[in-house]
RNA sequence: AGGCUCGUGGCGCAGUGGUAGCGCAGAAGACUCUUAAUCUUUUGGUCGUGGGUUCGAAUCCCACCGGGCCUA
Numbered sequence: 001a002g003g004c005u006c007g008u009g010g011c012g013c014a015g016u017g018g019u020a021g022c023g024c025a026g027a028a029g030a031c032u033c034u035u036a037a038u039c040u041u042u043u044g045g046u047c048g049u050g051g052g053u054u055c056g057a058a059u060c061c062c063a064c065c066g067g068g069c070c071u072a
């Protein structure tokens, strides 16, 4: 320098054009002599950044930023 791939709550991930979800973690409650476990409810996200396409973008296109891998 070029190519591929990844970036979504605190963490691990799903979501391939039409309301952003799951698990863990956090909070409250139930249960229990207490804790743990279990059950119920619940908080938390301008989807890496900036543009473009579209009635509508996490999703498609372009550039950039960051991580990983490969080639030179």
Base pairs, nucleotide, nucleotide: 001071002070003069004068005067006066007065010024011023012022013021018055026042027041028040029039030038048064049063050062051061052060